[in-house]
Predicted 3D model of a 272-nucleotide RNA (Bacterial large signal recognition particle RNA) from an Acidimicrobiia bacterium. Model confidence (mean pLDDT): 76 of 100. Lineage of the source: Bacteria > Bacillati > Actinomycetota > Acidimicrobiia. The sequence is in RNAcentral, with records from ENA.

């Protein structure tokens, strides 16, 4: 140098996250790399922390290690544009919707009008007051109904009572009709008083031009909807301003998989 046989070492990596700190299971990226168990109030370690147990392949080099340049997926932190969601303001136009008023502005339609429109006079009414009628309603009395007197209300008054020689008569009790006061009903109807935030009306006076109706007078409108226009009002939106939030381009620091270039380390034994 060749050829066996073996050992160190490799069998991914990074970010974030957690953690005093390293690391592993979490989440994302790279990336295409043996395989099994256990790990979130969790496993396993202590600055030579870079995982624990256990089973394989590979194995001193294009494969392990180590420097040094280039590239670069993704990622923390910083700044932060634009958007989005409240939440506090602010202000009205010569931006803008909405809303609410108005308009001697309005196309268009409807209704009424020469069988006579608007306006104009006049008169009454609607309102007030005063005096009244009638009626309703309430209240009270009378009146109705019923009841209602041991004697001291009334008729009738059996029997008994008295007068009488009789005939006959008196005065009477219970009973019974009936009434007076009183007491109850009824509220239907009649009547008389009274009373009103009652209704209708007659008169007499006052107001009023708002509406009504009617006569005159007057000669052609007069009333209503009504898209829209215009005018003012409103902060509900939208505007605007500042805060919180939630996405999050760009940008810049930092780390940082893979990918390239160079350039260096790193072992036993045997046998030829």
């Nucleotide at each position: 140098c060749c050829g066996u046989g073996c050992u160190a070492g490799g069998u991914g990596g990074g970010g974030c996250g957690c953690u005093a700190g390293g690391g592993g299971u979490g989440c994302c990226c790279u990336c295409c790399u043996u395989c099994c168990g256990a790990a979130a109030c969790c496993c396993u370690c202590u600055u030579c922390a870079u995982g624990c147990g256990g089973a394989g392949c590979u194995g001193a080099a294009u494969u392990c290690c180590c420097u040094g340049c280039c590239u670069g997926a993704g990622g923390u932190c910083g700044c932060a544009a634009a958007g989005g969601u409240g939440a506090c303001g602010g202000g009205u136009c010569u931006a803008g919707c909405g809303u609410c008023g108005g308009u001697u502005c309005g196309a268009u339609c409807g209704a009424u009008g020469u069988u006579g429109a608007a306006g104009a006079u006049g008169u009454g009414g609607u309102c007030c007051c005063g005096c009244g009628a009638u009626g309703g309603c309430g209240g009270a009395g009378c009146g109705c109904u019923g009841u209602g007197a041991a004697a001291c209300g009334g008729g009738u008054c059996a029997g008994g009572u008295c007068c009488g020689g009789a005939a006959g008569g008196a005065a009477g009790c219970a009973g019974c009709c009936c009434u007076a006061a009183g007491c109850a009903g009824g509220u239907c109807g009649g009547u008389u008083c009274c009373g009103g935030g009652u209704a209708u009306u007659a008169c007499g006076g006052g107001g009023u031009c708002a509406c009504c109706a009617c006569a005159u007078u007057g000669g052609a409108g007069u009333c209503g909807a009504g898209a829209g226009g215009c005018c003012g009002g409103u902060u509900g939106c939208g505007c605007u301003g500042c805060c919180a939030c939630c996405c999050a381009a760009a940008c810049g620091c930092c780390c940082a998989a893979g990918g390239g270039c160079a350039g260096g380390g790193u072992g036993c034994a045997c046998g030829g």